Background: The prediction has a mean pLDDT of 81. This is a predicted structure of a 77-nucleotide RNA (transfer RNA) from a Clostridiaceae bacterium.
[in-house]
RNA sequence: GUACCUGUAGUUUAGUUGGAUAGAAUGCAAGGCUACGAACCUUGAGAUCGGGGGUUCGAAUCCCUCCAGGUACACCA
Numbered sequence: 001g002u003a004c005c006u007g008u009a010g011u012u013u014a015g016u017u018g019g020a021u022a023g024a025a026u027g028c029a030a031g032g033c034u035a036c037g038a039a040c041c042u043u044g045a046g047a048u049c050g051g052g053g054g055u056u057c058g059a060a061u062c063c064c065u066c067c068a069g070g071u072a073c074a075c076c077a
Stems, first nucleotide, its partner, number of pairs: 001073007010026004019057001028044005050066005
C1' cells in the first nucleotide's frame, strides 16, 4: 500500500430481511433477608450503537469518509 473482519452500558455481549421504549449477563446504587457479611430476592440508574456526513417517512442495521484494533497478501531490507 491492497483486501477482509471487528468497534453497542464500567466489563462481556444480543440484535445486521431497515420499523414499536436498543435487550441480557456481570458490575454499581437502594431496600429486603441475616446476629454481621456472602449468597439469594426486589427495585433503580447507566449505551442517541467508534466520529462525521448522506439515503429514507424511518438507520445499530444501507452508502461515503475518517479513527482505533486485528488478519492475510504485497513492498523494502
The RNAcentral record of the sequence draws on ENA. Rfam family: tRNA. About the family: Transfer RNA (tRNA) molecules are approximately 80 nucleotides in length. Its family is annotated with triplet codon-amino acid adaptor activity in the Gene Ontology. It is annotated as a transfer RNA.